[in-house]
C1' cells in the first nucleotide's frame, strides 16, 4: 500500500405525535429511534405519488420523492488476521 472490518467517537433520523406551510403528492420545525457508511449533495435516466385539462383510457404539461433502482459528485475511523 491493497483486501477484510473488530471496536470506539462523532454523524444522520423511518413510523407515530405537535407546531406551521403547501389544492396535493409532501416540505419545515420540535419529539421520538426504525434503520443506515454515503440515509451527504444533485432531479441526469427509469419507477412510484401528486395536480390541471379530459366521460375515461393512453398520452401531455407543471410538481413531489435523494430513506426504490441507475447515474454524477464530495466523503469518516481502521484492531486481529
Nucleotide at each position: 500500500u491493497a483486501c477484510c472490518g473488530a471496536a470506539a467517537g462523532g454523524g444522520c433520523a423511518a413510523a407515530g405525535c405537535c407546531g406551521g406551510g403547501g389544492u396535493a403528492a409532501c416540505c419545515c420545525g420540535g419529539u421520538g429511534a426504525c434503520g443506515c457508511a454515503a440515509a451527504g449533495c444533485c432531479a441526469c435516466g427509469g419507477a412510484u405519488c401528486c395536480u390541471u385539462a379530459g366521460c375515461a383510457a393512453a398520452g401531455a404539461a407543471g410538481g413531489a420523492c435523494a430513506g426504490c433502482c441507475g447515474g454524477g459528485u464530495u466523503g469518516c475511523c481502521g484492531a486481529a488476521g